The RNA shown here (Bacterial RNase P class A) has 348 nucleotides and comes from Thiohalobacter sp.
RNA sequence: GAAGCCGGCCGGACAACCGCUGUGGCGUUUCGCCAGGGAGGAAAGUCCGGGCUCCACAGGGCAGGGUGCCAGGUAACGCCUGGGAGGCGAAAGCCUACGGAAAGUGCCGCAGAAAACAUACCGCCGAUGGCCUUCGGGCACAGGUAAGGGUGAAAAGGUGCGGUAAGAGCGCACCGCGCGGCUGGUAACAGUCGUGGCAGGGUAAACCCCACCCGGAGCAAGACCAAAUAGGGGAACACUGGCGUGGCCCGCGUCGUUCCCGGGUAGGUCGCUUGAGGCGCACGGUGACGUGUGGCCCAGAUGAAUGGUUGUCCUCGACAGAACCCGGCUUACAGGCCGGCUUCAUUU
Numbered sequence: 001g002a003a004g005c006c007g008g009c010c011g012g013a014c015a016a017c018c019g020c021u022g023u024g025g026c027g028u029u030u031c032g033c034c035a036g037g038g039a040g041g042a043a044a045g046u047c048c049g050g051g052c053u054c055c056a057c058a059g060g061g062c063a064g065g066g067u068g069c070c071a072g073g074u075a076a077c078g079c080c081u082g083g084g085a086g087g088c089g090a091a092a093g094c095c096u097a098c099g100g101a102a103a104g105u106g107c108c109g110c111a112g113a114a115a116a117c118a119u120a121c122c123g124c125c126g127a128u129g130g131c132c133u134u135c136g137g138g139c140a141c142a143g144g145u146a147a148g149g150g151u152g153a154a155a156a157g158g159u160g161c162g163g164u165a166a167g168a169g170c171g172c173a174c175c176g177c178g179c180g181g182c183u184g185g186u187a188a189c190a191g192u193c194g195u196g197g198c199a200g201g202g203u204a205a206a207c208c209c210c211a212c213c214c215g216g217a218g219c220a221a222g223a224c225c226a227a228a229u230a231g232g233g234g235a236a237c238a239c240u241g242g243c244g245u246g247g248c249c250c251g252c253g254u255c256g257u258u259c260c261c262g263g264g265u266a267g268g269u270c271g272c273u274u275g276a277g278g279c280g281c282a283c284g285g286u287g288a289c290g291u292g293u294g295g296c297c298c299a300g301a302u303g304a305a306u307g308g309u310u311g312u313c314c315u316c317g318a319c320a321g322a323a324c325c326c327g328g329c330u331u332a333c334a335g336g337c338c339g340g341c342u343u344c345a346u347u348u
Stems, first nucleotide, its partner, number of pairs: 001344010012313007020038002023035005040319001044330002047328005052218004064214005069083005084098001085096004099209002104207002106203003121149002123145003128142002130139003157175006176198001177196008222270004232261006241255005277296001279294006314317001
């Protein structure tokens, strides 16, 4: 200098004026003045987890859903950190739903003989048994075989040597696989030793099995104050008044006015932002993170604010706007900055 990998950060700056909206103080009738605050890294998608609220709930099970190598972190998670295994890359590094297919069931297009109780299309052999023989061998069948070819994404381990009529874990060595032990590791797992010639294809983001987790609804949750109104309860008044009880009296029921209780609509208040909060330092930890300590307050609206104009400057400015809160994931994003690392080239 070039190409690349990983992590972190910024996301126009400054000033003036006019507005909008919370908070505090002062004056105060609405209102005014002053001070100070006012979107993001994703506020987004609403995918996952939790707090909070109401409802349900002894415990356990069924159904349904989710998660799925190991260990740790956390309030919790499908997140994060560290590690293992497999894959990709020359490397830095990146990716992975990564439990079980010798529980059961299902499925495997086309091609191919056969897609799974294995089988035999082209082949190879035909030793043994039969016939012939010039004794070299030849012929046909029964049969043997799966090395080679062919099909396929995949065909009952791979390579080599021996062996054989030809072949074959038939025998052996190494690799692979199963089982058992030992060593290292918390574990996943790795290494090593012994042993068995060797289990019988793939597919579980197919049903299923195993282990673990999960009650439902959501701030329009929910709580309080409370004009009005329906129905309800009580008291007082009025009055022997109207109606019903076949007629009459008593009694009972019902109808009136006022007030209270209660109710809960409009409206208002709370929930609402001090919180698993953020920053600095120290300590523990490889790390995620934790502990201690110092100081900080950083939007809280409810027709719902965060805007506009002007000036100067630059590299001329992307995606995008809070609505109960927090931790994640995912997606969008013009351009720029910083740090660490890998490989290559050149110079010293």
Description
Its Rfam family is "Bacterial RNase P class A". The family's RNA type in Rfam is ribozyme.